[in-house]
Predicted 3D model of a 65-nucleotide RNA (transfer RNA) from a chicken gut metagenome. The prediction has a mean pLDDT of 84. RNAcentral holds the sequence, with entries from MGnify. Rfam family: tRNA. The family's RNA type in Rfam is transfer RNA. Rfam links the family to the GO term triplet codon-amino acid adaptor activity.

RNA sequence: AGUGUGGCGCAGGGGUAGCGCAAUUGAUUCGUAAUCAAUAGGCCGUGGGUUCAAAUCCCACCACU
Numbered sequence: 001a002g003u004g005u006g007g008c009g010c011a012g013g014g015g016u017a018g019c020g021c022a023a024u025u026g027a028u029u030c031g032u033a034a035u036c037a038a039u040a041g042g043c044c045g046u047g048g049g050u051u052c053a054a055a056u057c058c059c060a061c062c063a064c065u
Base pairs, nucleotide, nucleotide: 001065002064003063004062007021008020009019010018015052023039024038025037026036027035045061046060047059048058049057
């Protein structure tokens, strides 16, 4: 100095957090895979501050590079 966000890889840069892969269920198949549809899973490294409102801005700390 940079990074930290579902199991993994990443987006989101003030207004109720999304994508891909993976997982689960269903359809299809003699069966598997593939394909299609749906579901579940994170309140954002931790603690404070600012703000009507913070993953997002500020400070400290922690971890990694």